[in-house]
RNA sequence: ACGCGACAAGGGCAAACCCGGCGAAAGCCGGCGACGCAAAGCUUCGAGGCUACAGCUGAACACCGCUACGCUAGUCGGGCCGCCGAA
Numbered sequence: 001a002c003g004c005g006a007c008a009a010g011g012g013c014a015a016a017c018c019c020g021g022c023g024a025a026a027g028c029c030g031g032c033g034a035c036g037c038a039a040a041g042c043u044u045c046g047a048g049g050c051u052a053c054a055g056c057u058g059a060a061c062a063c064c065g066c067u068a069c070g071c072u073a074g075u076c077g078g079g080c081c082g083c084c085g086a087a
Stems, first nucleotide, its partner, number of pairs: 004085002012037002018031005035074001041080003045077003048072003055066002058063001
């Protein structure tokens, strides 16, 4: 240095619920709070999943369907960076 990840050490992040805010929604931000996580650090390049404002079709005025330019990194893979050091 690389691989690997322990009943090691110092720590880190923060699910759901709830409160406030943004958003058409999915969801996101902040606070509380911990389900968990050895990358649950960053990044939408590929895939999966979620939503459908706008658009299109059909209804005929309530709606159904399709669709990402939206979202999800704590769905997976990829890329980049990284603490510690037992076997």
Molecule: c-di-GMP-I riboswitch aptamer
Organism: Gemmatimonadaceae bacterium